The part of an RNA shown here (small-subunit ribosomal RNA, 5' domain) has 506 nucleotides and comes from an uncultured bacterium. It matches the Rfam family "Bacterial small subunit ribosomal RNA". The full RNA is in RNAcentral, with records from ENA and SILVA.
[in-house]
Context: one part of a larger RNA
RNA sequence: GAUGAACGCUGGCGGCGUGCCUAACACAUGCAAGUCGAACGGAAAUACUGUUUUCGGAUAGUAUUUCAGUGGCGGACGGGUGAGUAACGCGUGAGCAACCUGACCUGGAGUGGGGGAUACCAUCGAGAAAUCGAUGCUGAUACCGCAUAAGACCACGCUAUCGCAUGAUAGAGGGGUCAAAGGAGCAAUCCACUCGAGGAGGGGCUCGCGUCCCAUUAGAUAGUUGGCGGGGUAACGGCCCACCAAGUCAGCGAUGGGUAGCCGAGCUGAGAGGCUGAUCGGCCACACUGGAACUGAGACACGGUCCAGACUCCUACGGGAGGCAGCAGUGGGGAAUAUUGGGCAAUGGGCGAAAGCCUGACCCAGCAACGCCGCGUGAGGGAAGAAGGUUUUCGGAUUGUAAACCUCUGUCCUUGGGGACGAAGAAAGUGACGGUACCCAGGGAGGAAGCCCCGGCUAACUACGUGCCAGCAGCCGCGGUAAUACGUAGGGGGCGAGCGUUGUCC
Numbered sequence: 001g002a003u004g005a006a007c008g009c010u011g012g013c014g015g016c017g018u019g020c021c022u023a024a025c026a027c028a029u030g031c032a033a034g035u036c037g038a039a040c041g042g043a044a045a046u047a048c049u050g051u052u053u054u055c056g057g058a059u060a061g062u063a064u065u066u067c068a069g070u071g072g073c074g075g076a077c078g079g080g081u082g083a084g085u086a087a088c089g090c091g092u093g094a095g096c097a098a099c100c101u102g103a104c105c106u107g108g109a110g111u112g113g114g115g116g117a118u119a120c121c122a123u124c125g126a127g128a129a130a131u132c133g134a135u136g137c138u139g140a141u142a143c144c145g146c147a148u149a150a151g152a153c154c155a156c157g158c159u160a161u162c163g164c165a166u167g168a169u170a171g172a173g174g175g176g177u178c179a180a181a182g183g184a185g186c187a188a189u190c191c192a193c194u195c196g197a198g199g200a201g202g203g204g205c206u207c208g209c210g211u212c213c214c215a216u217u218a219g220a221u222a223g224u225u226g227g228c229g230g231g232g233u234a235a236c237g238g239c240c241c242a243c244c245a246a247g248u249c250a251g252c253g254a255u256g257g258g259u260a261g262c263c264g265a266g267c268u269g270a271g272a273g274g275c276u277g278a279u280c281g282g283c284c285a286c287a288c289u290g291g292a293a294c295u296g297a298g299a300c301a302c303g304g305u306c307c308a309g310a311c312u313c314c315u316a317c318g319g320g321a322g323g324c325a326g327c328a329g330u331g332g333g334g335a336a337u338a339u340u341g342g343g344c345a346a347u348g349g350g351c352g353a354a355a356g357c358c359u360g361a362c363c364c365a366g367c368a369a370c371g372c373c374g375c376g377u378g379a380g381g382g383a384a385g386a387a388g389g390u391u392u393u394c395g396g397a398u399u400g401u402a403a404a405c406c407u408c409u410g411u412c413c414u415u416g417g418g419g420a421c422g423a424a425g426a427a428a429g430u431g432a433c434g435g436u437a438c439c440c441a442g443g444g445a446g447g448a449a450g451c452c453c454c455g456g457c458u459a460a461c462u463a464c465g466u467g468c469c470a471g472c473a474g475c476c477g478c479g480g481u482a483a484u485a486c487g488u489a490g491g492g493g494g495c496g497a498g499c500g501u502u503g504u505c506c
Stems, first nucleotide, its partner, number of pairs: 001505003005502005012375006018368002020333001025331003029328003034073003039070002042067011080286003089211008099203003104199003108195003112146001114144002121136006152177003156173001158171005182191003212258003219249003224246004229241003261283004265276004288309005311322004339365001341364003347361001348359004378408004388399004412447001413443006422433001450495005455476003461490005471478002
């Protein structure tokens, strides 16, 4: 000098930040991912108009709204945490002639004709529940054939150009295989759909270099190292498998052990360097513990599924339910870290044609001197140098212009009045914050100063008490009867809404 700090004493205001560093300990409760009726069959409510009526109602149509289910898109983003990881995990620079890519953008081509189911629902049945079974009915942008079809894919051979080996690109040939869905609107049209090419953005893989400590860790290795063939993958590869060979790594530190998420950056320093990796941004990993796959463009998936385990809860004992390292909040641990708040007004995200809905992302407010910055606690005058205190050589000195007193000011405060920007789209409408910031007027010095130190280092000295006691102390060292070093007082010095102490780093 710095700090995500803590502790002691003290504490007026504002702005901007920051706030479980410990138990990746366990969690009550609420919320944190939905949306689309303009994909679909249906159900319900309300209003109106008919028909009927036993005046209760029933039924048909239109309109609006809502809904469980089928279906689509999104739940792989956003948010949290740092347990694991010494690794191509990260950083940096390259490569993929070995790869994928939903939604978006730009070209090209197309959308013909059919079929069978099924949820919801109804009727049974099982169960305490969670939930499940049987039969029957039905629609679709759900599912499945057929047609059409391109070097899109597959096999075959050809030509040209090029390259870093395997090869790549382009062109033409005949053969085989593969597609589609509709919705809204009076319509125009719009939004969807299928195939293929390119792009943007995103991802996967490979490699060079860099990346802590221990040699009181010296040998390690059997899918191990390589090959051939195959499987698998979007893709290369012992990634996996069969066979063959016997290799491979290591004193330039293998293997083992310990510790640790990495970086942009932050702190310090003249720099070189050292230390750190909170907040913000990028990457990675994880989601009660371990394992696994399914769906999907994308996951081996925090608020999805299955299995096992520990724990908690419900149970009719047969069986079930759960996962805050999301936001709040609780217990516990700890020196220590906040509200079970408001709002979608803005920014951004998901769905939707839109209106809109959802959004503890986010924007705000609350708590905390935790940090930085700013402001205030008054200003000018005022010597009888008052009183009081302290001290004294008893003359005085000092506190001290300090106070009183006089004249002012109004930051903050308080009362009243006005009152935003942030709100953009043609207009209108739309603000959680917030009647906040700010402006004007009134009031009144009123409500606002402490902490540490005073032997030397180191700015600042006397008196009394104590008497190697009580105590102080960062180092040197003070204290045993005049202690500027202990305690108190007066005075002084430093900093100031803070001041000291402790921890840690330079």